[in-house]
The prediction has a mean pLDDT of 81. Predicted 3D model of a 73-nucleotide RNA (transfer RNA) from a Candidatus Rifleibacteriota bacterium.
RNA sequence: GGGAAAUUAGCUCAGCUGGCAGAGCAACUGACUCUUAAUCAGUGGGUCAACGGUUCGAAUCCGUUAUUUCCCA
Numbered sequence: 001g002g003g004a005a006a007u008u009a010g011c012u013c014a015g016c017u018g019g020c021a022g023a024g025c026a027a028c029u030g031a032c033u034c035u036u037a038a039u040c041a042g043u044g045g046g047u048c049a050a051c052g053g054u055u056c057g058a059a060u061c062c063g064u065u066a067u068u069u070c071c072c073a
Stems, first nucleotide, its partner, number of pairs: 001072007010025004019056001027043005049065005
């Protein structure tokens, strides 16, 4: 320098042909318990990397940028 992939909750990741953003773990609250553990119930937590475009409607499609990973030179 060229090519490919990824970016969604604190962490790890789903989101299936564009139509209300989710799970597990963690955190917090409550119950239970000899126990700070385990179990059960519940609660909170997201500008979906940024900007722009298409569309009635975008995490999802298109463009640019940023960061990370891999391949080639």
It matches the Rfam family "tRNA". Rfam links the family to the GO term triplet codon-amino acid adaptor activity. The family's RNA type in Rfam is transfer RNA. From the family's description: Transfer RNA (tRNA) molecules are approximately 80 nucleotides in length.